[in-house]
Source information
RNAcentral holds the sequence, with entries from ENA. The RNA shown here (transfer RNA) has 73 nucleotides and comes from Candidatus Azosocius agrarius. The coordinates come from a structure-prediction model, not an experiment, and the mean pLDDT is 81. Its Rfam family is "tRNA". The family's RNA type in Rfam is transfer RNA.
RNA sequence: GCUGGUGUAGCUUAGUUGGUAGAGCAGCUGAUUUGUAAUUAGCAGGUCAUGGGUUCAAUUCCUAUCAUCAGCU
Repeated sequence: GCUGGUGUAGCUUAGUUGGUAGAGCAGCUGAUUUGUAAUUAGCAGGUCAUGGGUUCAAUUCCUAUCAUCAGCU
């Protein structure tokens, strides 16, 4: 330099023919316990990497950039 993959909650991630984004762990609160742990009920936490385009509507389609990984040279 070229090609391809990945980027979604603090972490690990799901989300297909475009239609209001979910789970587990972690966090907070309550119950249970003499207390802690465990268990259990609930709550909160997302500008879906960034900019533009298409569309009535974009995590999803197109494009550029950034980060990261792999391959080729």